[in-house]
Molecule: FMN riboswitch aptamer (RFN element)
Organism: Marinococcus halophilus
RNA sequence: AACAUCCUUCGGGGUCGGGUGCAAGUCCCAACCGACGGUGAUAAAGCGAAUGCUUUUCAGUCCGUGACCCGGUAAGCGCCAAAGGCGUGGACGGUGGAUUCAGUGCAACUCUGAAGCCGACAGUAAUAGUCUGGAUGGGAGAAGGAAAAC
Repeated sequence: AACAUCCUUCGGGGUCGGGUGCAAGUCCCAACCGACGGUGAUAAAGCGAAUGCUUUUCAGUCCGUGACCCGGUAAGCGCCAAAGGCGUGGACGGUGGAUUCAGUGCAACUCUGAAGCCGACAGUAAUAGUCUGGAUGGGAGAAGGAAAAC
C1' cells in the first nucleotide's frame, strides 16, 4: 500500500402564478426537480522546455447500480405444534423510464446552442415525478476508524 473482515457516521430534490370546477399542489396553461458508481474533449489549480502530467470538477435521457413491485428462500426471530406448518426474511432471479438536431473537433448521445422527452406503489372531495403514506424503514454507495496476517 492492496484485498478480505469488523465498527461508526453520512447517504434525494421539486408545482411560483393562473384557468375550470362543489371539489384538483392530481385535469388544462405554466413552474420546478434530477440518488449512487463508471465513462468523458469541460473548467480551475499545480508541475514541466515541450507533446503533456497530477489533483479537484463536468451526463436525469450513454454503460451499470439502488429504491418500488413480482418470484425465491439460508440463518435468525415470531405464532401454532406430535411430526411439522404458517408468517417475516438475506443471497439469488425477474420486472424496471426517457434525446435528437445544429456547431466545434481526429474524436462528443458527455462540451456549446436549440428543441424535446422521462419519472415505483398505495391513498385522495378529481387522474399526482413534486401532496399524504409504508418510511424514525430500506438503500446503491461515500467518509472515517479498528485489529490480525502477509